[in-house]
RNA sequence: ACUGUAAAUGGCAAACCUGUCGAAAGGCAGGGACGCAAAGCUACCGGUCUAAAGGUGAAAUACCUAUGACAGCGGAGUUGCCAGUG
Numbered sequence: 001a002c003u004g005u006a007a008a009u010g011g012c013a014a015a016c017c018u019g020u021c022g023a024a025a026g027g028c029a030g031g032g033a034c035g036c037a038a039a040g041c042u043a044c045c046g047g048u049c050u051a052a053a054g055g056u057g058a059a060a061u062a063c064c065u066a067u068g069a070c071a072g073c074g075g076a077g078u079u080g081c082c083a084g085u086g
Base pairs, nucleotide, nucleotide: 001085002084003083004082011036012035016031017030018029019028020027021026034072040078041077042076044075045074046073047070048069049068054064055063056062
């Protein structure tokens, strides 16, 4: 530097359940394992979700909007364990 077939030290933890925070999406903690070689970290680019506040509207359980959220959707950036190969 590249690779992740096998192994080792080990790590993380989807759905679902409980508690809790939140308007929601979702977050956090515990249980639980579908999976993951970056399923560590960063919303920078694309994408997706939500719409409290704000806007439109005569009104709606309607529509618009991220300043909210997702890093386990893709890309990018950045840090790193073990093993193998050169």

This is a predicted structure of an 86-nucleotide RNA (c-di-GMP-I-GGC riboswitch aptamer) from a Gammaproteobacteria bacterium. The prediction has a mean pLDDT of 87. It was read from a public genome assembly, where an Rfam model found it.